[in-house]
Molecule: SAM riboswitch aptamer (S box leader)
Organism: Halobacillus yeomjeoni
RNA sequence: CUCUUAUCCAGAGUGGCGGAGGGACUGGCCCUAUGAUGCCCGGCAACCAUCAAGAUAAUCUAAUCUUGACAAGGUGCCAAAUCCUGCAAAGUCUUAAGACUUUGAGAGAUGAGAG
Numbered sequence: 001c002u003c004u005u006a007u008c009c010a011g012a013g014u015g016g017c018g019g020a021g022g023g024a025c026u027g028g029c030c031c032u033a034u035g036a037u038g039c040c041c042g043g044c045a046a047c048c049a050u051c052a053a054g055a056u057a058a059u060c061u062a063a064u065c066u067u068g069a070c071a072a073g074g075u076g077c078c079a080a081a082u083c084c085u086g087c088a089a090a091g092u093c094u095u096a097a098g099a100c101u102u103u104g105a106g107a108g109a110u111g112a113g114a115g
Stems, first nucleotide, its partner, number of pairs: 001115008013041001015040003021031003025086001027084002042078003047074002050069007082107001087104007
């Protein structure tokens, strides 16, 4: 980098350093010298891991799935729903332009597995 799969409306700081940008991209709309991004500390969560019980199949081990516990290990995360949006369909309002709602897709993020 590519592919597969799961999740993305919950949660998380009155801390320290530092000093100008940031929210992936588009269009919006926002955050920010009452201190952004970043780093450290702290915290949240429970994907992997660990432990226990059950189910499938089974001679056993191993394996897969479900539920629960844990937070010492590997990641992740800590403004706003992934901040909204983009493409398609349906519905409502409107003379129309357009606006709104819902669903699905796409794009993106993170974990796990494979190449």